[in-house]
RNA sequence: CAGGCUGGCCGGACGGUCGCGGCUCCAUGCUUCGGCAAGGGGUCGAGGAAAGUCCGCACUCCAGAGAGCACGGCGCCGGGGAAACCCCGGGACGGGGCAACCUGCCGGAACAGGGCCACAGAAACAGACUGCCGCCGAAAACCCCUUCGGGAUGUUCGGCGGCGAUGGUGAAAAGGUGGCGUAAGAGACCACCGGCGUCCGCAGCAAUGUGGGCGGCCAGGUAACCCCCGCCGGGAGCAAGGCCAAACAGGGAUGAGAAGCUGCUCGCUUCGCGAUCAGUCCCGGGUAGGCUGCACAGAGAGAUGACCGCCCAGGCAAAAGGUCCGGGAUGACACCGCAAGGCGUAAACCGGCUCCCUCCGCCAGACAGAAUGCGGCUUAUAGGCUGGCCUGAGGA
Numbered sequence: 001c002a003g004g005c006u007g008g009c010c011g012g013a014c015g016g017u018c019g020c021g022g023c024u025c026c027a028u029g030c031u032u033c034g035g036c037a038a039g040g041g042g043u044c045g046a047g048g049a050a051a052g053u054c055c056g057c058a059c060u061c062c063a064g065a066g067a068g069c070a071c072g073g074c075g076c077c078g079g080g081g082a083a084a085c086c087c088c089g090g091g092a093c094g095g096g097g098c099a100a101c102c103u104g105c106c107g108g109a110a111c112a113g114g115g116c117c118a119c120a121g122a123a124a125c126a127g128a129c130u131g132c133c134g135c136c137g138a139a140a141a142c143c144c145c146u147u148c149g150g151g152a153u154g155u156u157c158g159g160c161g162g163c164g165a166u167g168g169u170g171a172a173a174a175g176g177u178g179g180c181g182u183a184a185g186a187g188a189c190c191a192c193c194g195g196c197g198u199c200c201g202c203a204g205c206a207a208u209g210u211g212g213g214c215g216g217c218c219a220g221g222u223a224a225c226c227c228c229c230g231c232c233g234g235g236a237g238c239a240a241g242g243c244c245a246a247a248c249a250g251g252g253a254u255g256a257g258a259a260g261c262u263g264c265u266c267g268c269u270u271c272g273c274g275a276u277c278a279g280u281c282c283c284g285g286g287u288a289g290g291c292u293g294c295a296c297a298g299a300g301a302g303a304u305g306a307c308c309g310c311c312c313a314g315g316c317a318a319a320a321g322g323u324c325c326g327g328g329a330u331g332a333c334a335c336c337g338c339a340a341g342g343c344g345u346a347a348a349c350c351g352g353c354u355c356c357c358u359c360c361g362c363c364a365g366a367c368a369g370a371a372u373g374c375g376g377c378u379u380a381u382a383g384g385c386u387g388g389c390c391u392g393a394g395g396a
Stems, first nucleotide, its partner, number of pairs: 001392010012311001014309005020045007028037003047367001051378002054376005059237004071233005076090005091106001093104004107228002113226002115222003129167001131163009142151003175193005194218002196215008241292004250283005257271005312365001314363003320358003324352004335342002
């Protein structure tokens, strides 16, 4: 320098003008005196994800003696955390990358039991087919022989038994190689290698790693199928819940007047007048509605924005300049050397816009929008800052 991996952080700043929401103060108007309306001042006013609502909790109400069953979740080790399908570090087994690193999975090493294993293949877990071997039977050819009959090895067919070494399929087929052994064979037996279990040593807090001894234990996979084991788990959610409380209807008391014109007297009008009673007062539950829950933004179908200037980083285009690039440089001058030579750096001047800086112009600043609060996870996100690491190339 080029390409890449990974951690952390920011995610526009300042000023002006106008606008929006909460609280508060001032003054004005209206008022049924509770407030309401418009104006001005002050002050506060979104996020790293406010999002999805996927986990966990606070808070609230409902249910609940205790135990069991069912259902659901979680499941290597250590630490953190109120808890979590959370975070950090570590481990075993896989996948990707040359690497930095990224990524999947994690109780039952599938002898507690059940299920499943596409296609292919004889077979997907022990049966059958093919094959190998033994015995028995039959057949024909052959040999002995006059015949009857007998003989022997191989072949073919059938039956019974032994084998798991043959089949070349498959992701997977009974550990592998060599020997011994046998009728044929086989981890049946032996040596070495591999795996598993177990015991001991060493390292580690542990998961686990590593070394050695012992045991033929070696008959698959799948629990991200049921299942088994351990641990955990009541339900609903701020439209939770609490308080106040019109109108209408209901219950009780009282009850002869009440209301309007009208401030008062008179008058007039309307309703009621002995019980299916006007009016007035009281009561309970509680609808509409209000307050609270509710926060140094806050809510109520929901406010935090727009424009201008300047700056900040980003992109594009164009043109000129520079302390930029190329020539000048076959190297002035200095330095070193006896010398040949060596070493290394400028300038005038000429040219250029590939890189850097400056000036001018244009574009553009993402994702997104609290609604009870908090801790996580996941998803979206223009652009930028910064720490560490890997690979390759060049130079000293």
Bacterial RNase P class A from an Anaerolineales bacterium, 396 nucleotides, folded computationally. The coordinates come from a structure-prediction model, not an experiment, and the mean pLDDT is 76. Rfam family: Bacterial RNase P class A. Its family is annotated with ribonuclease P activity, dimeric ribonuclease P complex and tRNA processing in the Gene Ontology. The gene name in the source record is rnpB. The source organism's lineage runs through Bacteria, Bacillati, Chloroflexota, Anaerolineae and Anaerolineales.